[in-house]
Context: one part of a larger RNA
């Protein structure tokens, strides 16, 4: 408690909707709450300023002026704010026509590979490693061929490509669904913005109850390494990863950069849509809006860097910092089955 601040030094809230509050686009009238402006009353005294005076000076003390920045009442002004009335179409929405997309839940479906099971060929070795060995194999493995089980993820296409607020979303179909984007300018007529709280959502782990369980694989077991070796290599293997339906709410939930809006030289890829121009037509060129990369003026940065997707220049609103350690700990409260999770100190120390 005000400045100054938040990419990388402390400091953007994982993310949305949205209440309360602040904030708000053009014209016009009226009102005068804020606002300006005069008066007038008040605003005790002593204080503090300023002139001048008394104690030898000063402190002190007296006189007299300002000043008490505020309050009230009343009279005016009308710009902006703020209220009340008509109105506008650029904000903001609706409506048509349109393409694109791993946007979001169900349900059926595909192969490819592993792993196991049945059989067929076949025989002494598979396998692993730096080299090894645990292991697995003559009860016939490893190769290989046919057959079938079953669980998981979806090679190529695939792209600093695309959707989504974010977490996050990729084989194919069909069902139901949200959102954006382009084009027409047909409609409301400021219906916006931001959002303490509250409410949704929210990787991965983990927890609850039921299934499932191929591969992988905390723990755990053995083999090696090694001084040792609770590891890093190897053989196995429980939860667990999978499904349902419930909790948990966390993250390097990163663009380490909140959300809106508005202005401000450039070039050069790329996904969507749309006008031009060519052309039998796709294509090329040229140009407009959306979105994503890249280099890079001016500005700005402590530098690094950022630069029309801004960390320039503004405005509005929200969150957040304020030396290091103690500590995201301890109380205390709230959530939570539980792990925890939110909120968050102080002493003492440098």
């Nucleotide at each position: 408690c005000u400045g100054g601040g938040c990419g990388u030094a402390a400091a953007g809230g994982g993310c949305g909707c949205g209440u309360a509050g602040g904030c708000g686009g053009c014209c016009u009238u009226c009102u005068a709450a804020g606002u300006c402006g005069a008066a007038c009353g008040u605003g005790a005294a002593a204080u503090c300023c300023c002139c001048g005076g008394g104690c030898u000076c000063a402190a002190c003390c007296c006189g007299g002026g300002a000043a008490c920045u505020g309050c009230g009442u009343c009279c005016g002004a009308g710009a902006c704010u703020g209220g009340a009335g008509a109105g506008c179409u650029c904000g903001a929405g609706u409506c048509c026509g349109g393409g694109a997309g791993a946007g979001g839940a169900a349900a059926g479906c595909g192969g490819a590979a592993u792993u196991c099971c049945c059989a067929g060929u076949g025989u002494a070795g598979c396998g692993g490693u730096g080299a090894a060995a645990u292991g697995c194999g003559u009860a016939g493995a490893u190769a290989u061929u046919g057959g079938g089980a079953g669980g998981a993820a979806c090679a190529c296409c695939a792209g600093u490509g695309g959707c989504g607020a974010a977490g996050g979303c990729g084989g194919c179909u069909u069902u139901c669904u949200g959102g954006a984007c382009c084009g027409g300018u047909a409609c409301u007529g400021a219906c916006g913005c931001u959002g303490a709280g509250a409410c949704g959502c929210g990787a991965a782990a983990g927890c609850u109850a039921g299934g499932g369980g191929a591969g992988c694989g905390a723990a755990c077991g053995g083999g090696a390494u090694u001084a040792g070796a609770u590891a890093c290599c190897c053989c196995g293997g429980u939860a667990g990863u999978c499904c349902u339906a419930g909790c948990u709410g966390u993250a390097a939930a990163c663009u380490c950069u909140g959300a809106g809006a508005a202005c401000u030289u450039g070039g050069u890829g790329u996904g969507g849509c749309g006008g031009g121009u060519a052309u039998c037509g796709a294509c090329c060129c040229c140009u407009g809006c959306c979105g994503u990369g890249c280099c890079g003026u001016a500005g700005c940065u402590a530098a690094c860097g950022c630069a029309u997707u801004a960390a320039g220049u503004u405005c509005u609103c929200c969150g957040c910092c304020u030396g290091g350690g103690g500590a995201g700990u301890a109380c205390g409260g709230u959530c939570g089955c539980a792990a925890g999770g939110c909120u968050g100190a102080a002493a003492c120390u440098c």
This is a predicted structure of a 350-nucleotide part of an RNA (small-subunit ribosomal RNA, central domain) from an uncultured prokaryote. The full RNA is in RNAcentral, with records from ENA. The coordinates come from a structure-prediction model, not an experiment, and the mean pLDDT is 89.